[in-house]
Context: one part of a larger RNA
């Protein structure tokens, strides 16, 4: 100096408390261990591994596995060299394909040279033989760039100059008060500075100003239906709504207490917002020799008729068991039938598909519209509402597991898909020990949307509207962290 402390003090966080929901018992869904396998392809492993890489494993994917092939190669580049009835392409043969062989029906491209033609000549593309070399999801993340993750969006890390010290090194960064903060006062042998912190950057909340069609509809008018209320259409129209571009708008700027007349604080005014307005975006120096050579790239090793490469079929989906993260219940704040209301983010051409028709339904048959404020996915929400029914039961709950019949994608759904419909009706009666999230439009709960994507194991992963609480006495204690100070036989 630094780490440590079951040493002190002062502070902080959904870190305890105070609440509300769950995990942790059940079936299932995905991952992980483990065992098994020919193979079950690899990484990731306390918090920071386990719905992670994978935003989608039937084939491919794809890296394993058995089998069959190929040896300048599936790809790139350069040397030399060869070839026209040649390379291909069609037929037949052996195969599971790949790949090999055969046969002769067809049968090649661009420029040039030459008086014209031209496959025949030159070049130069394609093909072939050699040869340099390609390849390698092979090892080594302790050989390495990128990039990530975690402490942690904590408030800390430094430096130039001075000055204290022999000297490592201090001082600045303490002390007081204050902040979400090393933020700001103020005191001080300091004085400034830089990276972080705040703003600047997007987004929502309020206003205005442009804008005016695909959008909107007060207002005027026309016309159709009506009894009228209203309603549909068509002309003016942009005021409202909205779109999306540009400004404004909060600054303790105002009052009143405390504070040192200071930084600030507690309250009151007005305000659409009030003291960091609510959310993203952005992560200092540095720790784990933390992840990753299977994204990329890179170095050294290795492999070089195989650790390259194709192909076909298996595997990654195995199943005594064990964890972990999820959906669904165990029901009356429910369920099931009808009826009946209100969003928002999105995607759409190898596409989103509309009316209409068929089928119980998944779905089909159709073909208008639309590169989309137009058309469409979608008359779409669902939870709510409203009316019934059901009466506490393993039930009208639950919805696994099998049995039948279908539909859909795709060469193909046996391993091993998905959706529909009839039957079937397990396990569960709210979970030991522990243990997680959440402090507001948040938790809890309801549906819709997108990526990948031919289809999908999505109950996951991102996002978008609806309904919408409860509590925080406080900071003794559990966990983590910041300062300051003390011990130490640690470095």
């Nucleotide at each position: 100096u630094g780490a440590c402390g079951g040493g002190g003090g002062c502070c902080c966080g959904c870190a305890c408390a105070a609440g509300c929901g769950g995990u942790g018992g059940a079936a299932c869904a995905c991952g992980u261990g483990g065992u098994u396998u020919a193979a079950u392809u690899c990484g990731a492993u306390g918090c920071u591994a386990c719905g992670c890489g994978a935003g989608g494993a039937a084939c491919c994917u794809u890296a394993c596995c058995a089998g069959g092939g190929u040896u300048u190669g599936a790809c790139a580049u350069g040397u030399a060299g060869g070839a026209a009835g040649u390379a291909g392409u069609g037929c037949c043969c052996c195969g599971a394909a790949a790949g090999g062989g055969g046969u002769u029906a067809c049968g090649a491209c661009c420029a040039g040279u030459a008086u014209c033609c031209a496959a025949u000549c030159u070049g130069g593309a394609a093909c072939u033989u050699a040869c340099a070399c390609a390849g390698g999801u092979g090892c080594c993340g302790c050989a390495u760039g990128g990039u990530u993750g975690u402490c942690g969006u904590c408030a800390g890390c430094u430096c130039g100059u001075g000055c204290c010290g022999u000297g490592a090194g201090g001082u600045g960064u303490u002390u007081c008060c204050u902040u979400a903060a090393g933020u700001g006062g103020a005191a001080g042998a300091a004085c400034g500075a830089g990276c972080g912190a705040a703003a600047c950057c997007c987004u929502c909340g309020c206003c205005c100003u442009u804008u005016g069609u695909u959008g909107c509809a007060a207002c005027c008018u026309c016309g159709g239906c009506g009894a009228a209320a209203g309603u549909c259409g068509g002309g003016g129209g942009c005021a409202c709504u909205c779109u999306a571009a540009g400004g404004g708008g909060a600054c303790u700027g105002c009052c009143c207490g405390c504070g040192u007349u200071a930084a600030g604080u507690g309250g009151g005014a007005g305000g659409a917002a009030g003291g960091c307005g609510g959310g993203g975006a952005c992560g200092a120096c540095g720790u784990c020799a933390a992840a990753u050579c299977c994204g990329c790239a890179u170095g050294g090793c290795c492999c070089u008729u195989a650790u390259a490469u194709c192909c076909u079929g298996g595997g990654c989906u195995a199943c005594a068991c064990a964890c972990g993260u999820g959906u669904u219940a165990c029901a009356a704040u429910g369920c099931c039938u009808a009826u009946c209301a209100c969003a928002g983010u999105g995607g759409g051409a190898c596409g989103c598909c509309a009316a209409a028709c068929c089928g119980u339904a998944a779905g089909g048959u159709g073909g208008a519209g639309c590169a989309a404020a137009u058309c469409u996915c979608a008359u779409a929400a669902a939870a709510a509402a409203u009316a019934g029914g059901c009466c506490c039961a393993g039930u009208u709950c639950g919805g696994a597991u099998u049995g039948a019949g279908g539909g859909c994608u795709g060469c193909a759904a046996c391993u091993c898909g998905u959706c529909c419909u009839c039957a079937u009706g397990a396990a569960g009666u709210u979970g030991g020990a522990a243990u997680c999230g959440c402090u507001a439009g948040u938790a809890a709960u309801g549906g819709c949307g997108u990526a990948u994507c031919a289809g999908c194991u999505a109950c996951g992963a991102u996002g978008c509207c609806g309904u919408g609480a409860a509590u925080a006495c406080g900071u003794u204690c559990c966990c983590g962290g910041g300062c300051c100070u003390u011990g130490u036989a640690c470095a």